Predicted 3D model of a 99-nucleotide RNA (c-di-GMP-I-GGC riboswitch aptamer) from Candidatus Brocadia. Lineage of the source: Bacteria > Pseudomonadati > Candidatus Brocadiia > Candidatus Brocadiales > Candidatus Brocadiaceae.

[in-house]
RNA sequence: ACCGAUAAAGGCAAACCCUGAGCGAUCAGGGGGCGCAAAGUAAAGGGUCUUAGUCCUACAGGGACGCAAGGGCAAGAAAAGACAGCCUUACUGCCGAAG
Numbered sequence: 001a002c003c004g005a006u007a008a009a010g011g012c013a014a015a016c017c018c019u020g021a022g023c024g025a026u027c028a029g030g031g032g033g034c035g036c037a038a039a040g041u042a043a044a045g046g047g048u049c050u051u052a053g054u055c056c057u058a059c060a061g062g063g064a065c066g067c068a069a070g071g072g073c074a075a076g077a078a079a080a081g082a083c084a085g086c087c088u089u090a091c092u093g094c095c096g097a098a099g
Stems, first nucleotide, its partner, number of pairs: 002099001003096002011036002016031006034085001040091003044088003047083005053065004066073002
């Protein structure tokens, strides 16, 4: 250095619940503990996901609220985002049995 013990000392924290932020993916704090030897950091490549609707109704060429410069608010694209506990990559780091 690779590597990773039924080692020691510690660490992190999935689902779910509560509170808050966001249109949303999701995030922050608290509880919780499935797991993790990088489950530490960084969205560079791939990947996945999100980006305006919700509700009422007499069902209409209706209404309320929200979003939107406006048309409008199906889908797709573009663009902008989210995820590092999906993989790769980059950087950093605790411990030390066997090999």
The sequence is in RNAcentral, with records from Rfam and Ribocentre. Of the family's consensus pairs, 95% are formed in the model.